[in-house]
Context: one part of a larger RNA
RNA sequence: CGCAGAAUGUUGAGAAGGCUCUUUCCUAGUACGAGAGGACCGGAAAGAACAAAUCUCUGGUGUACCAGUUGUCCUACCAAGGGCAUUGCUGGGUAGCUAUCAUUUGGCACGGAUAAACGCUGAAAGCAUCUAAGCGUGAAGCCGUCUUCAAGAUUAACAUUCGUUACAGACCCCUCGUAGACUACGAGGUUGAUAGGUUCUAGGUAGAAGCGCUGUAAGGCGUUAAGCCGAGGAAUACUAAUCGGUCGAG
Numbered sequence: 001c002g003c004a005g006a007a008u009g010u011u012g013a014g015a016a017g018g019c020u021c022u023u024u025c026c027u028a029g030u031a032c033g034a035g036a037g038g039a040c041c042g043g044a045a046a047g048a049a050c051a052a053a054u055c056u057c058u059g060g061u062g063u064a065c066c067a068g069u070u071g072u073c074c075u076a077c078c079a080a081g082g083g084c085a086u087u088g089c090u091g092g093g094u095a096g097c098u099a100u101c102a103u104u105u106g107g108c109a110c111g112g113a114u115a116a117a118c119g120c121u122g123a124a125a126g127c128a129u130c131u132a133a134g135c136g137u138g139a140a141g142c143c144g145u146c147u148u149c150a151a152g153a154u155u156a157a158c159a160u161u162c163g164u165u166a167c168a169g170a171c172c173c174c175u176c177g178u179a180g181a182c183u184a185c186g187a188g189g190u191u192g193a194u195a196g197g198u199u200c201u202a203g204g205u206a207g208a209a210g211c212g213c214u215g216u217a218a219g220g221c222g223u224u225a226a227g228c229c230g231a232g233g234a235a236u237a238c239u240a241a242u243c244g245g246u247c248g249a250g
Stems, first nucleotide, its partner, number of pairs: 005162006014149004020048007032037001050106005058099004065092005070085006110144003117137004169247004173189005194240003197236005203229003210223005
């Protein structure tokens, strides 16, 4: 504060950000200038720095992925493995995160009011005068336009739907992540693909073990694009989201 509200979607008072710069080419070696030199205006193209987003590509990382390898201990031994040694060291590397070390995008254009400045008309002051009244032009600057937040904007806005006498709705609890310190937010809770598992697959590693053949042997070849695999994708209720309770409602 509270005895009718709830859910969803908006408006935009206001706030923040942004607005950049360079070079080259055309106009044109034109105007101008004796020459040397060399434009305004207008048009086009590259780029720098900055900013935002993203991870398709190129890279980095990737200590629960794969392989190689040294020393030592263990599984009795061989073989095959495991522990420790900075992740033992080394070569790669999925997801995620990330880089002017990658990619994409942005600054435009336009309107309004102006500064300096330039003007029109025009008196005071029969002239003159851009100014005193009045009216214009005029900048990367100002206000908009662009992006983001935004109704505690207590002036508390608006719309739609549901509900209005115990309902709409929300929470507790549980499975989780596009979210995250906690909370919050979001996806779900059997009328279910939310997570795990399983299967398939992308992708990584690089050719498992066992067996066979071969070589005196170290080893090689075949079976074998094998085996293994964290986070990616899909399918599948096998496992877990049970049963319930509370608020709303004095």